[in-house]
Formats: sequence, structure tokens, C1' cells
RNA sequence: GGCCCUAUAGUGCAGCGGUUAACACACAUCCCUUUCACGGAUGAGGCAGGAGUUCGAUUCUCCUUGGGGCUG
Repeated sequence: GGCCCUAUAGUGCAGCGGUUAACACACAUCCCUUUCACGGAUGAGGCAGGAGUUCGAUUCUCCUUGGGGCUG
């Protein structure tokens, strides 16, 4: 230099063009408990950045950035 994979909440991980972006742990409040832990209820928090295609993009295309791999 070329090619491939990857980026979603604090962490992990789903979501193969239209749903309120799901779930687990963590976090906050409340209940339970003498208290803590456990358990239960509720809640806050997220699509790497830009452009394009489309009626509509987390999803498809291109570029950039970060991470990983193969190779001259």
C1' cells in the first nucleotide's frame, strides 16, 4: 500500500428498510427487611462523524476516524 471484519446506554449483547431501539448486569427512587444483602415495582441513560440512495436508514452505498485480522 491492498483487502476483510468491527463501532448501539457505564459494561456486555440483540435489532437483515417502517414497532416506544429489546435484553442482562450496573445506576437512581420506592416497597420488603430492625439494618444490609436477596427479592419486587418504577425510572434515567445509547445507534462513532459526515454525505448519498429512499416516501422512510441503526440497517443499504461512499468518505473519514478508532479497534482487530490477512497479505504484497